[in-house]
This is a predicted complex of two RNAs, RNase P RNA and transfer RNA, with 441 nucleotides together. It holds a member of the Rfam family "Bacterial RNase P class A".

Formats: sequence, structure tokens, C1' cells
RNA sequence: UGAGUAAAUCGGGUGAUCGCGGGCACGAAACCGAAAGGUUGUGCCUGAGGAAAGUCCGAGCUCCGCAGGGCAGGGUGCUGGGUAAUGCCCAGUGGGGGUGACCCCAAGGAAAGUGCCACAGAAACAGACCGCUCUUGGCUGGAGGUUCCAACUUCCAGUCAGGAGUAAGGGUGGAAAGGCGAGGUAAGAGCUCACCAGGCGACUAGGUGACUAGCCGCCUCGGUAAACCCCACCUGGAGCAAGACCGAAUAGAGGAACAAUGGGGCUGCCCGCUCCGUUCCCGGGUAAGGUCGCUGGAGGCGUUGGGCAACCAACGUCCAAGAUAGAUGAUCAUCUAAGACAGAACUCGGCUUACAGGUUUACUCAAUUG
RNA sequence: GCGGGUGUAGUUCAGUGGCAGAACGUCAGCCUUCCAAGCUGUUCAUGUGGGUUCGAUUCCCACCAUCCGCU
Repeated sequence: UGAGUAAAUCGGGUGAUCGCGGGCACGAAACCGAAAGGUUGUGCCUGAGGAAAGUCCGAGCUCCGCAGGGCAGGGUGCUGGGUAAUGCCCAGUGGGGGUGACCCCAAGGAAAGUGCCACAGAAACAGACCGCUCUUGGCUGGAGGUUCCAACUUCCAGUCAGGAGUAAGGGUGGAAAGGCGAGGUAAGAGCUCACCAGGCGACUAGGUGACUAGCCGCCUCGGUAAACCCCACCUGGAGCAAGACCGAAUAGAGGAACAAUGGGGCUGCCCGCUCCGUUCCCGGGUAAGGUCGCUGGAGGCGUUGGGCAACCAACGUCCAAGAUAGAUGAUCAUCUAAGACAGAACUCGGCUUACAGGUUUACUCAAUUG
Repeated sequence: GCGGGUGUAGUUCAGUGGCAGAACGUCAGCCUUCCAAGCUGUUCAUGUGGGUUCGAUUCCCACCAUCCGCU
């Protein structure tokens, strides 16, 4: 200098004028409303994000009487740690990718059982299509024996049909029954042996553990669990339109049908608990009411200490939107230019997705120069 | 705001891991003097991107679009 890797961070600033939401203080009467309550003035303070988004996980909070038992269902899935909790984060293990910095992995069990593996192929989990070997019978040919010939018979070769053995060779497929060599055999085969590969189990050493290294014994067993399933662990439902309070109005001892071994609620079912007649018709009333929940919190920042880290502890310091038809804006000037994705709605912790343009730190590779 | 569902041809729907189908429609031809009807043929698709698997419309994840319910 070029090409990269990882992480952190900013994502408009300043000033002027006008406007909007919230809070506090002061001031006073008027208006709206049935009431609760609200509106109007002046001054000061304050007013979107790193994702406020998707609503994908996990919690707080609230109600379902308690949040109970069993079954079913759902979720997670290497190990250890962090956390209020998690499917998140950190550090490791194993596997894969990259020259490297570094990155990626839903990563328990297929040797408990069931299912599936299209087409092709003999066969997809146990198999004989071709081939190879042995054997039975028939036919043909050759040689030999008995013999004058025919016929019979023995052996060999070929061929046809049947039986048995064989997974070495062929071809198919994404995947073919461990690989290779030697022995062995009628031909073959982990059938046996050496080496290599893989699996299971025991032992020894290291590690909290996943696991690693060594050694011994046994085995050669297809893939698929983001198929059912098995194992281990977790799991009650609904959601701030949850829910609580205040205010106003009000009429149902009207009718009909059905049921009382019934119906509703608590989770899909059962147990258990609990409430109650149910449905239809007729009739009446209220309704875009108010306040709370609502933002001070597992909070932010800094220092010190512990820890490899995630994170934790102590001390100090700060208070940063809270609407309910829904505010957070507009114009001008200037900064060289102001241009990305996008806007709170109960609140947090994560994940995922979108994002113009910068800034900083650490590291890697290549080339060149000193 | 909260909760739930669905995406397959131009339209309405099938398809539960092994070559994507039906009906109506489009287009062309035949028939007819012409049109309609009828007959024959043709065209047109798994919302997007990843993953699991030999193989994905189907199973899993993320995103996008769209519909419904709750005051």
C1' cells in the first nucleotide's frame, strides 16, 4: 500500500421564529357536562429508536376461588457456567469450512420397537439375475473295456433341464452388506491371520464435565428421529381491549318450551372444587363517560474489586415521553452536505429482520521499502 | 395494541415426502353466410429466502402478503 477478519460506537449539531403533548408554579372568572370530571392564560422544565419493527422466545404485573393430582398435548436436547427466566449469553468439547485472522453446526438415542427408502437394481435389510463351483438325469462326440458285430459299461469334453452351495466379480442406485493382502476352499466367504477403518464394553491416566490419550476384550451391525417413537428436563389458561374504582340511568314476582341421573366455569379429557335452572319470544335501560393501572426500573452512567468471559458485588451520581383519535413538527440561517432504515401505546431481558454514510480498536494474508 | 388463520394456473379448489391435477377461463383450429353453442388442441402455477433429506407443495426456521376475532 492492497485485500480481508472480529468487535465497539455514532447515525445529525448550533441558533432564531411559529406550533403541539406532559409536568410544576401563579392567576382568576367564564364555558362544557346529569355527575365524576374537563377546557381556556402566563412563566419555567421536558418530549422516540438502535432497531420504537416482526410479535419469534423468556419474565414481571393482573384476573381466572386455590394454581391442585393423573392422562393427553406442547417445548428443549454436547458439557460447564451466567441470569428473575429463556429456545438467550459466555467459556469449552466434538464435527465441518478457510492459506490465515476467524467463521458455521436443532450436536441425545437407528445396538428398544414400528414405519419409509420412488425410479433403477437380483437384492434397500436381509437378497441368488448373470457369473463361479459341486451334483442328478437326458443327448452328442472322443478314448478305453467285454466282444465277430450290435448292445452294455467306464472316463473325458460339450450341451440341455433340475437340485444344492457361494456375496469374491458384473451392472443399478444418493446409499449395496468393512478395505487390502495372504492362508484356506469344490468354488467362495472375517471362515482364519497381519495391517488399516469403525463400533461397543471394561481398565488406567488427565479433566468438575462433554471428552482426550493409552491398553485389553468382543463385534463388522445401511440411511432416515426438522417420521412415529424412546430417554432426560421444562411446562395451568388468558392477556393492560388484563383488571380495579368512581359517576349516571334502570323493570322485568311478563309469556312459551325443555330439564332437574341437568347445565356453566376452573386446561383438551378424567378426578377434584365451585356456581346455577337453561333456551326462545315480548318489553325496558346504558353505551365512542371519568380516574387509576402508566412508568423510579431485575433502571442508566462512573470508579474500585472478583471472574478467562458472560456476569456479579460495593460505593458515588442521575431521573431521561406517558398520549387515549392519539404530541414529539414546520420554516430560515449556518456547519463543505443533511440524504439510510424507520416512529413509543403496560413494562423489561433476548432473538430475528431493515439500515445512506461515517468513526475507533485489535488481528490476519500478500507485495514493496528501510 | 393483543390473539388467531391462510398463501398451489387468470379464477375456484384437490394434492400428507417420489413425474403437480380438475373445473371454468385464455389462445388457435374445425363447424356456420356470421355469431352463440358444440368438438379438438394449446397456454398458464406451489408467496420469497435458507435448512433437514438421496429427494420438499408437503417437515423445520426466518421474512413478505392477506384475512378474521377482541372495546